[in-house]
RNA sequence: GAGUCGGCCAGGCAAUCGCUCCGGCACGGUUUCGUACCGGGUCGGGGAGGAAAGUCCGGGCUCCGCAGGGCAGGGUGCCAGGUAACGCCUGGGGGGCGCGAGCCUACGGAAAGUGCAACAGAAAGCAAACCGCCCGGCCGCGAGGCCGGGUAAGGGUGAAAAGGUGCGGUAAGAGCGCACCGCGCGGGUGGUAACACGCCGCGGCUAGGUAAACCCCACCCGGAGCAAGACCAAAUAGGAGAGCAAUGCCGUGGCCCGCGGUGCUCUCGGGUAGGUCGCACGAGGCCGCCGGUGACGGCGGUCCCAGAUGAAUGGUUGCCACAGACUCCGGUCUGGACAGAACCCGGCUUAUCGGCCGACUC
Numbered sequence: 001g002a003g004u005c006g007g008c009c010a011g012g013c014a015a016u017c018g019c020u021c022c023g024g025c026a027c028g029g030u031u032u033c034g035u036a037c038c039g040g041g042u043c044g045g046g047g048a049g050g051a052a053a054g055u056c057c058g059g060g061c062u063c064c065g066c067a068g069g070g071c072a073g074g075g076u077g078c079c080a081g082g083u084a085a086c087g088c089c090u091g092g093g094g095g096g097c098g099c100g101a102g103c104c105u106a107c108g109g110a111a112a113g114u115g116c117a118a119c120a121g122a123a124a125g126c127a128a129a130c131c132g133c134c135c136g137g138c139c140g141c142g143a144g145g146c147c148g149g150g151u152a153a154g155g156g157u158g159a160a161a162a163g164g165u166g167c168g169g170u171a172a173g174a175g176c177g178c179a180c181c182g183c184g185c186g187g188g189u190g191g192u193a194a195c196a197c198g199c200c201g202c203g204g205c206u207a208g209g210u211a212a213a214c215c216c217c218a219c220c221c222g223g224a225g226c227a228a229g230a231c232c233a234a235a236u237a238g239g240a241g242a243g244c245a246a247u248g249c250c251g252u253g254g255c256c257c258g259c260g261g262u263g264c265u266c267u268c269g270g271g272u273a274g275g276u277c278g279c280a281c282g283a284g285g286c287c288g289c290c291g292g293u294g295a296c297g298g299c300g301g302u303c304c305c306a307g308a309u310g311a312a313u314g315g316u317u318g319c320c321a322c323a324g325a326c327u328c329c330g331g332u333c334u335g336g337a338c339a340g341a342a343c344c345c346g347g348c349u350u351a352u353c354g355g356c357c358g359a360c361u362c
Base pairs, nucleotide, nucleotide: 001362002361003360004359005358006357007356008355009354011320012319013318014317015316016315017314019047020046021045022044023043024042025041027039028038029037030036049338053349054348056347057346058345059344060343061225062224063223064222073221074220075219076218077217078092079091080090081089082088093107094105095104096103097102108216109215113214114213115210116209130155131154132151133150134149135148136147137146138145139144163181164180165179166178167177168176182205183203184202185201186200187199188197189196190195229277230276231275232274239268240267241266242265243264244263248262249261250260251259252258284303285302286301287300288299289298290297291296322335323334324333325332326331
């Protein structure tokens, strides 16, 4: 100088004017006389994020319900571990890229079946003779031509042409035979395993690719979500019951009884507006020790740290720090990203001015 990986910050201080929540103190009002409720005052304390975001996964919690098996559907997919759980994380294996630090990887099954492979090419999957090579026959003076057969070694096409190199072999060839390499199967050794091996034996090689194509195999998944859900509870309308009530009035009826309807008061239950809870102590933060390569776990100490609901978390000023521009070197001017809780937590992904620290490579 060029890079790789990991972690962190997200301007600071002060003054002043506000907003919201909690606690204390007096005060006023209501009062069922309980500092119970309401109201403003004053004092003290807390008040956005690393992503609060996307709502893509996983869980807690709540209700419906009883989710045991099967079908359908969806998801995951090398191995081991971590975890409340995961599609996350850690460690390892295989493959690919990079000189390297490192990075990427849906990476189970293609000898169960089905499908697909444009164009080119003779032939694309129980292979296939276009050129070439070889053998035989016929014709030709000859060069050569025609017919039949053999051949995948050579050329050509293609992303891909049925192991590779060499020797032998042959009419020319060919795992046709052999050696080495590769492949498959069985065993052995190492490893928890994935897997590895300059180990042993067998097989001339049978079984090309594609499963984020259908499919097969293994494992996982009940649904809806804090507008979940629980409680308190006006006014109005409607419901149930009791009483008032003169046994009134209306209807039915010729009349009486009877039956039905109608007024007022009280009680009860459902439920709407509204209010309270859920709702801020939690798989919690920080520090230390111990176990572990690590993710993480155990123990001890310590801290309490937003809780709104037309929705607070802000505005102004000054000084300092940072970056840039200008400079008469005294200063002057300008700038500060992405974005903002809404039941909570663990992840992933995406956005992000500027800066700091550590480890490592060339």
Bacterial RNase P class A from a marine sediment metagenome, 362 nucleotides, folded computationally. The model forms 95% of the base pairs in the Rfam consensus. The prediction has a mean pLDDT of 77. Rfam family: Bacterial RNase P class A. About the family: Ribonuclease P (RNase P) is a ubiquitous endoribonuclease, found in archaea, bacteria and eukarya as well as chloroplasts and mitochondria. RNAcentral holds the sequence, with entries from MGnify.